The prediction has a mean pLDDT of 84. This is a predicted structure of a 1464-nucleotide RNA (small-subunit ribosomal RNA) from an uncultured prokaryote. It matches the Rfam family "Bacterial small subunit ribosomal RNA". Gene Ontology terms of the family: ribosome and structural constituent of ribosome.

[in-house]
RNA sequence: AUUGAACGCUGGCGGCAGGCCUAACACAUGCAAGUCGAGCGGAAACAGAGAGUAACUUGUUACUCUGCUGUCGAGCGGCGGACGGGUGAGUAAUGCUUGGGAAACUGCCCAGUCGAGGGGGACAACCAUUGGAAACGAUGGCUAAUACCGCAUACGCCCUACGGGGGAAAGAAGGGGACUCUUCGGAGCCUUGCUGUUGGAUGAGCCUGCGUCGGAUUAGCUUGUUGGUAGGGUAAUGGCCUACCAAGGCGACGAUCUAUAGCUGGUCUGAGAGGAUGAUCAGCCACACUGGAACUGAGACACGGUCCAGACUCCUACGGGAGGCAGCAGUGGGGAAUAUUGGACAAUGGGCGCAAGCCUGAUGCAGCCAUGCCGCGUGUGUGAAGAAGGCCUUCGGGUUGUAAAGCACUUUCAGUUGUGAGGAAAGGGAUGUAGUUAAUAGCUGCAUUCUGUGACGUUAACAACAGAAGAAGCACCGGCUAACUUCGUGCCAGCAGCCGCGGUAAUACGAGGGGUGCAAGCGUUAAUCGGAAUUACUGGGCGUAAAGCGUUCGUAGGCGGUUUGCUAAGCCAGAUGUGAAAGCCCCGGGCUUAACCUGGGAACUGCAUUUGGAACUGGCAGGCUAGAGUACGGUAGAGGGUGGUAGAAUUUCCUGUGUAGCGGUGAAAUGCGUAGAUAUAGGAAGGAAUACCAGUGGCGAAGGCGGCCACCUGGACUGAUACUGACGCUGAGGUGCGAAAGCGUGGGGAGCAAACAGGAUUAGAUACCCUGGUAGUCCACGCCGUAAACGAUGUCAACUAGGUGCAGGGGGUGGUUUCCGCUUAGUGGUGCAGCUAACGCAAUAAGUUGACCGCCUGGGGAGUACGGCCGCAAGGCUAAAACUCAAAUGAAUUGACGGGGCCCGCACAAGCGGUGGAGCAUGUGGUUUAAUUCGAUGCAACGCGAAGAACCUUACCUACCCUUGACAUACAGAGAACUUUCCAGAGAUGGAUUGGUGCCUUCGGGAGCUCUGAUACAGGUGCUGCAUGGCUGUCGUCAGCUCGUGUCGUGAGAUGUUGGGUUAAGUCCCGUAACGAGCGCAACCCUUAUCCUUAGUUGCCAGCACGUAAUGGUGGGAACUCUAGGGAGACUGCCGGUGACAAACCGGAGGAAGGUGGGGACGACGUCAAGUCCUCAUGGCCCUUACGGGCUGGGCUACACACGUGCUACAAUGGCCGGUACAGAGGGCUGCAAACUCGCGAGAGUAAGCCAAUCCCUUAAAGCCGGUCCUAGUCCGGAUUGCACUCUGCAACUCGAGAGCAUGAAGGUGGAAUCGCUAGUAAUCGCAGAACAGCAUGCUGCGGUGAAUACGUUCCCGGGCCUUGUACACACCGCCCGUCACACCAUGGGAGUGGGUUGCAAAAGAAGUGGGUAGGCUAACCUUCGGGAGGCCGCUCACCACUUUGUGAUUCAUGACUGGGGUG
Repeated sequence: AUUGAACGCUGGCGGCAGGCCUAACACAUGCAAGUCGAGCGGAAACAGAGAGUAACUUGUUACUCUGCUGUCGAGCGGCGGACGGGUGAGUAAUGCUUGGGAAACUGCCCAGUCGAGGGGGACAACCAUUGGAAACGAUGGCUAAUACCGCAUACGCCCUACGGGGGAAAGAAGGGGACUCUUCGGAGCCUUGCUGUUGGAUGAGCCUGCGUCGGAUUAGCUUGUUGGUAGGGUAAUGGCCUACCAAGGCGACGAUCUAUAGCUGGUCUGAGAGGAUGAUCAGCCACACUGGAACUGAGACACGGUCCAGACUCCUACGGGAGGCAGCAGUGGGGAAUAUUGGACAAUGGGCGCAAGCCUGAUGCAGCCAUGCCGCGUGUGUGAAGAAGGCCUUCGGGUUGUAAAGCACUUUCAGUUGUGAGGAAAGGGAUGUAGUUAAUAGCUGCAUUCUGUGACGUUAACAACAGAAGAAGCACCGGCUAACUUCGUGCCAGCAGCCGCGGUAAUACGAGGGGUGCAAGCGUUAAUCGGAAUUACUGGGCGUAAAGCGUUCGUAGGCGGUUUGCUAAGCCAGAUGUGAAAGCCCCGGGCUUAACCUGGGAACUGCAUUUGGAACUGGCAGGCUAGAGUACGGUAGAGGGUGGUAGAAUUUCCUGUGUAGCGGUGAAAUGCGUAGAUAUAGGAAGGAAUACCAGUGGCGAAGGCGGCCACCUGGACUGAUACUGACGCUGAGGUGCGAAAGCGUGGGGAGCAAACAGGAUUAGAUACCCUGGUAGUCCACGCCGUAAACGAUGUCAACUAGGUGCAGGGGGUGGUUUCCGCUUAGUGGUGCAGCUAACGCAAUAAGUUGACCGCCUGGGGAGUACGGCCGCAAGGCUAAAACUCAAAUGAAUUGACGGGGCCCGCACAAGCGGUGGAGCAUGUGGUUUAAUUCGAUGCAACGCGAAGAACCUUACCUACCCUUGACAUACAGAGAACUUUCCAGAGAUGGAUUGGUGCCUUCGGGAGCUCUGAUACAGGUGCUGCAUGGCUGUCGUCAGCUCGUGUCGUGAGAUGUUGGGUUAAGUCCCGUAACGAGCGCAACCCUUAUCCUUAGUUGCCAGCACGUAAUGGUGGGAACUCUAGGGAGACUGCCGGUGACAAACCGGAGGAAGGUGGGGACGACGUCAAGUCCUCAUGGCCCUUACGGGCUGGGCUACACACGUGCUACAAUGGCCGGUACAGAGGGCUGCAAACUCGCGAGAGUAAGCCAAUCCCUUAAAGCCGGUCCUAGUCCGGAUUGCACUCUGCAACUCGAGAGCAUGAAGGUGGAAUCGCUAGUAAUCGCAGAACAGCAUGCUGCGGUGAAUACGUUCCCGGGCCUUGUACACACCGCCCGUCACACCAUGGGAGUGGGUUGCAAAAGAAGUGGGUAGGCUAACCUUCGGGAGGCCGCUCACCACUUUGUGAUUCAUGACUGGGGUG
């Protein structure tokens, strides 16, 4: 785009079309083929007339008769029922289409011609008798014809032996009275009919070329088969049929078989070529319940005829009968699905008829159906308060929306009323005229006039009337694809054409609002073509995506060098015929337009005939030599076959020497060896293979071929001449060869070695490794026929830049030992144009062309099943489908990963000290509990949030209370606020009570606070960190991450950023299709280390003084320390070396400090949906007398257990006792607190000083000096417990810290494993601070003492760069293979079972036709009257339908069990 459509929702009108695609299933009822009286005998019905009778009302009625008239039932006869109408079962050719043809028929029709004479006998109807329920008959008798039969005649007819022979008819009606005849009836005449014949037209029959679907897993078929002769038969040819003869005919250009199917014009689609289709309309064919058969006829083997058989249905009196909607309606059934048991013959057409006319379910109309196409309408203008309502909202508004309402108009269509074409021409009457004719009849034609025919039809059209009045839906809105929001739902419900959407913020589900598209329709489903160049003729491919046969030879076929002539099959051109009409297209015309109808043209790309042409292809004939081949001479070679022969090596055997191991591996063991191995020497045997040469070297079609020699043999290359004269290329089938393994028979068997055995390895190890070892490997003969048989690249030919190697020939008047050009046929590497998706190929093409063959068409199923062929087997060749998926694949890109390279890091190593064992502290898990609130969970949770849970905190639990609330804003009323005391209660709270009237003021009032009330609201540590902001962790202080422009690439992307060096560093330098830039690095900042300067109080005190028991205590000083401001200093700056004349590195000097001096802050692009809604903020959801608020008590502190982080220890580098020395950095007013007194002590009392360089915390400790302990569970260790205390605090029971006395547990340096640290570091020692009433082994800081080690980068972990492979991309914690178990699905095999179709061999034999004929019957003709001819019946033979049997083939379904496959 389309449809004979169906379904869902909806539905105003009209026009034009269309309407059982399924059950060729079965059919009730009605109708669908009759007509002619001008063929006949006639008269059942109706009407008229006449006659008669009767009744009377004297012109009516009733009855009877008369075929007299109009007419007409049944019958005889003629014509038509072979047309029209229906359907598509069958049919793959007896069909159809297109084009030819001869041997042939044709009623009615047209044209011509001849004739039409004379006779005869019947049968219906009818009458009588009679059978039967009926259908239908039987017998006897009468009768007519355009029915039937002879006779005569007859052609240009037919037959023929060419002499001849044969053969027809029908009349009837009307008219006229001129003419002729007349028996006075009529006849001749006219019209129509009849017969013979010729020609035409029309319509059928037959023959024939081309074309006309799928399967080769259908390859052979055929016996009347193919042909001939003779005969029969037919309208006619012909094996159409019969007899005889011959053995043919068809087939790879697809016979036969099988499946499917009516064919065509056309229709749909498409740019076309094609593809699909064959409704309506038209042409042909076939069929008419199923099968068979003929009759009649011009025509049938006959839809509404006959006979028979079968199935089914109906009637029946059970004896018998009837029927055939695939005609029009209609019914049942089937189905997703397809209409009225309508009107009319008015028109068109058909049949009959002279005609009028009759018949006509053909046809013309109407009815039903949105089934389709086309047209029209459902109003138009105005109208902003942008109404109300709805929806959304950022609450401002927006949108629906000029939409509505309102106002002003209009009236198509529908409605009502009326008017009213066209479809009508015929026909009939009359008149006139012409023809026919003798005619003015008649008939026919024409003209005029009168009359007159309409189903549709309430027609079309027109007019009037009234009123916006009666008339809009459907689908969609994530992308493709035009159109977005809210709510509900929460991987549910659902959607979905593909991708996909839905797991609490869904533009994707459902609904609302809004929008988009189409519109009396809109969607869905089904189907066809297109897009699809996705079967490629137009117009594809085959190195790696699917795809080159393993390879040669060669048959058919296809294609084929150069030249001349002829030909004309192909080809080109002209003409003619045909290509039906309709349709499509173009130009017109008619319906108001359109659809539709209609006129003309074009087209129908085709076929046939004919006339020309001769370039090309083909054919025939004759030449040529460039293709191909032959002869001759050379060359190289693992080319093939056979026979022989050689040496090295392995093994075995024999002998000698010789002694303890050998062998083997990562390490071992099995194994061999004291019975003498291995090793070594000599000898012998046997088999297999041929080191070096040896080479991207050679040869061969491929597989493949390797010592040497001989023989036989194939091919290639080359040289010069001669010859043949297109002999060529490819190659379906076919045929030969064809590695390894394997098979058969017979040999052989050294080494190696599947299977097998043992030893190892391992979780296991039916493997890799080792020791053995059999088939096999070898030979001969025969099979097999496959390989990643690969260049994953078919063969042949031609053409198309270069430069370079190897090996084989030839050749050069260059040079001549080596060399250098040239030319060939091979074989490599590189590279341009070109090609390619890219990779790559590139004269050995994957380039540009030609010829021929093979092969491919998504992945899996599957190279499988079945069938066939081959094979001894293994198996091979050929080769599907069901089902299933939305991918599978190629090349390249970026990442990630890897048991690749380079480099770095306390990463390892080297060291020091720990953890893991003990006790305790603390956190977590788990368990428990009313609650043990919540969060954090590998590194990167676990002394974490928490810089401090007895109440509070607190979020948890229990009990008791409050409900505008503990807190915010707004309103109203009242009251200052506030405060004292008492009672109840666990408290919150409740009740009572005392004091108190404030501040500002422009005197109006205002501000603040408290209480009460009502409503908006408050409140939530409730949920979602996977809706978020912010903040943070981590990779990682790792050196990376990017951009602009340019360039390269079809593109993703690349380049830059890679490379060579170097660095802590993408740090810098050099190189470079890149040049620059940004975020990171570094630096700038803080601190610390040195110096200078400035300034000196609370700090300092060298010198000068004073003073003290002593002290910067004092005067004073500003030097020093220090404090805190400002500067200086370090930059690879200098020197040497290395390096590339670079960057840089190494060493050195100077310097307080040397190569970023030490430390800190600082964290690129990003990753982990990392952490946090319980800091805060915040969307959404949830709670609202509770999930909010208050309060008491409890809990967060539980305790079989497990883990993390720490503290203290296990002791002598120590413990204890005594004495004694030296910090830094901090803190302090509800604070730090000196001194003094008391207490063993924690502490208490009292109290100076200090808002701090002033006073206090504040005695630092390890250290040093001395003493003691002597290796013990101790004078170590301190857990635990008891008693009596201190402090803080409303309150230390659950549940604080400290002190004293007493007690004195485990623990003797810690398994596997694991952590930190590279210098003022580790280790060790103490001090301070935050938070805090109190509580520190934690945390954050501070100083004191103060090491060891680093060879180095192989390994572990992490990271950076480069490269490579990848089937990974959630990215190796990836992906993924197979068995097994379970469920489902389709399928193969299967003892079989049940159907369909069909072959062969038989049986059977209705009706019919043909042949025969003993029997019977018999009008026309003949007869010698006896009969005959002819016919009919019967019987019989042949053919044959139904039907039956046997045996095959094929196909479908089904089947216990079983095989693999697919999906989950």